RNA sequence: UCGCUUGAUAGAGGUGCGGAAUUCAUCAGUACCCGUUGGCAAUGGUCAGACAGCCGCCGACGGAGAAAGGGGAUGCCGCCGAAAUGCUGAAACGGUGUCUGUCGCUUCAGUGUUGGGUAAGCAGGGAAUACCUGCUUGACUGUCACAAGUAUUUUUGUGGAGCGCUAUCGUGUCA
Numbered sequence: 001u002c003g004c005u006u007g008a009u010a011g012a013g014g015u016g017c018g019g020a021a022u023u024c025a026u027c028a029g030u031a032c033c034c035g036u037u038g039g040c041a042a043u044g045g046u047c048a049g050a051c052a053g054c055c056g057c058c059g060a061c062g063g064a065g066a067a068a069g070g071g072g073a074u075g076c077c078g079c080c081g082a083a084a085u086g087c088u089g090a091a092a093c094g095g096u097g098u099c100u101g102u103c104g105c106u107u108c109a110g111u112g113u114u115g116g117g118u119a120a121g122c123a124g125g126g127a128a129u130a131c132c133u134g135c136u137u138g139a140c141u142g143u144c145a146c147a148a149g150u151a152u153u154u155u156u157g158u159g160g161a162g163c164g165c166u167a168u169c170g171u172g173u174c175a
Base pairs, nucleotide, nucleotide: 001175003173004172006170007169008168009167010166011165014080016079017078018077019076021074022073023072024071033063034062035061036060037059038058039057040056044055045054046053047101048100049099050098051097052096083114084113085112086111087110088109089108090107091106093104094103095102115141116140118138119137120136121135122134123133124132125131143160144159145158146157147156148155149154
C1' cells in the first nucleotide's frame, strides 16, 4: 500500500418515517336523555355457554344532543430499520358479575417479512365513498454489482437487497 474479516463514528435517499399538540370535517341529527303516542304480551336484550344480576320489548312524532376509535391540515419535536406488519407466547384493560371461551385493544419477549414513496387491482380492518394494513402488477426513485455506450462523469440495459450503500478511523489476517 492492496485485498479480505470485523467494529466504531458520521452521512445520503424524499410527496421519506414516527410522535404529541393545535385545529377542521366525519362519526351524526346517530347513541344517550326528556315529552307525547301506536303495536305486542312472551318472548326478548345485556359478546357465546352455564348460573346469577339488571332491563318489559319493538316502533312513530317532537325537544335537546354527544364522545371514542379512524382521518385531513398546520407548525413543532425526534429521526434515516426511520418504521410498519405477520406468527407464537405472556401480562393488563374493555364487552354486567363468576367460571370456561371468544372478540377488541395496549404493552413486553421471541421469530419472520418489507430499500423508499406512489398508482391500479384484490383481500382484510373500518360507520365510511375517507383512511389504514398486506399481497400482486406498473412506472418512478435512491443505492450497489455487472455489461454496453460516451470518453471522464455521465447515459442505457440487466440483476441484488437496508444483514444494503457512502465517508472517516480502528481490530485481526494475507501478500
A computed fold for a 175-nucleotide RNA, annotated as Lysine riboswitch aptamer. Its mean pLDDT, the model's own confidence on a scale to 100, is 76. The model forms 100% of the base pairs in the Rfam consensus. Its Rfam family is "Lysine riboswitch aptamer". Rfam describes the family as follows. Riboswitches are metabolite binding domains within certain messenger RNAs that serve as precision sensors for their corresponding targets.